FMN riboswitch aptamer (RFN element) from Allobacillus salarius, 134 nucleotides, folded computationally.
[in-house]
């Protein structure tokens, strides 16, 4: 180094201004706001180079979460949004540049991605230390 096992810490963000009303952060104008692994023609470090090391996607792949459902229960299964156009280029799902979309379930004097709850919760994982094996 790299596998195994275990233990600790971490592990979600956001309605400003304003209209309408008796009542809205819930509707209308408008602002905001993006969980975790992958991937990468970008960026930034490094290096003679080839490379390498590090970070980069809400809407490409896949996972969590929520939600149903089955189990006495550890738990298993199911479902689960949204992206186009133009430019470069051998090549674009990620690059540049413009437009556009989209967010569980309860709850509320009025209908939520953003308020309150369920949540001192769970979780994909991420760091770290411990012991082992080669």
């Nucleotide at each position: 180094a790299c596998g195994a096992u275990u233990c600790u810490u971490c592990g979600g963000g956001g309605c400003a201004g304003g209209g309408u009303g008796a009542a809205a952060a819930u509707c209308c104008c408008g602002a905001c706001c993006g969980g975790u692994g992958g991937u990468a023609a970008c960026a930034a470090g490094u290096g003679a180079g080839a490379g390498c090391u590090u970070g980069a996607a809400g809407u490409c792949c896949a996972c969590g979460a929520c939600c149903c459902g089955c189990g006495c229960g550890a738990g298993c299964g199911g479902u689960u949004g949204a992206u186009c156009c133009a430019g470069u280029g051998c090549g674009a799902a990620u690059c540049u540049g413009g437009a556009a979309c989209c967010g569980a379930c309860a709850g509320u004097u009025a209908g939520a991605g953003u308020c309150u709850g369920g949540a001192g919760g769970g979780g994909a994982g991420a760091a770290g230390g411990a012991u082992c094996u080669g």

Of the family's consensus pairs, 100% are formed in the model.